The RNA shown here (transfer RNA) has 72 nucleotides and comes from a Phycisphaeraceae bacterium. Model confidence (mean pLDDT): 85 of 100. The sequence is in RNAcentral, with records from ENA. The source organism's lineage runs through Bacteria, Pseudomonadati, Planctomycetota, Phycisphaerales and Phycisphaeraceae.
[in-house]
RNA sequence: GGCGGGAUGGAGCAGAGGCAGCUCGGCGGGUUCAUGUCCCGCAGGUCGCCGGUUCGAGUCCGGCUCCCGCAA
Repeated sequence: GGCGGGAUGGAGCAGAGGCAGCUCGGCGGGUUCAUGUCCCGCAGGUCGCCGGUUCGAGUCCGGCUCCCGCAA
């Protein structure tokens, strides 16, 4: 250099054109003598970067960066 897969809250992942979500974790509260469990609530995201298409892009198209794999 070629081919394939991936990049989304702190971690692991969903989301295949119309409000960005789930689990765990964090914080606050309830419960408990207390811790854990359990229950309620809250915060936390320029969706890898730059362009394009579209009324509208995390999603479709092009280029680039990084990670994993395959062939040579």